[in-house]
The RNA shown here (transfer RNA) has 72 nucleotides and comes from Promineifilum sp. (SeqCode). The sequence is in RNAcentral, with records from ENA. Its Rfam family is "tRNA". Rfam classes the family as a transfer RNA. Rfam links the family to the GO term triplet codon-amino acid adaptor activity.
Parts: sequence; structure tokens; C1' cells
RNA sequence: GGCCCUGUAGCUCAACGGCAGAGCAGUUGACUCUUAAUCAAUUGGUUAGAGGUUCGAAUCCUCUCAGGGUCA
Repeated sequence: GGCCCUGUAGCUCAACGGCAGAGCAGUUGACUCUUAAUCAAUUGGUUAGAGGUUCGAAUCCUCUCAGGGUCA
């Protein structure tokens, strides 16, 4: 340098072009002599960045950035 894959909550990951979600973690409450465990509720998102297509984009297209793989 060419090609391919990945980038979504603090972490691990979902999400047919049509409401951005789960588990864990966090917070609050219940329970308990206390803690842990358990149960209930709840907070948390510029979907890496920019542009385009579309009535509508995490999703499709282009460029850029970061990480990984592969070929030379």
C1' cells in the first nucleotide's frame, strides 16, 4: 500500500429502513440484628465522526478516524 471484519449505555452484546433494547454494573426501596443473597422499581445513548439517499437511517451509499485480520 491492496482487500476483509469490527466500532451501539460503565462492561459484554442485541436490534426486517419505522418506539434504541437485554444481561451485568450503578441508584433507590423491600427483606435482614447487620452484611451478603433475593425481590421490586429506576438512572444511564451525539449508535466512532462528516456528508448523501429516503417520508423516515444504528441499519443503505461515500469519505474520514480508531482497532483487528490477511496478502505483498
The same sequence occurs in records of 2 taxa. Taxonomically the source falls in Promineifilum (SeqCode) (Bacteria, Bacillati, Ardenticatenia, Promineifilaceae (SeqCode)).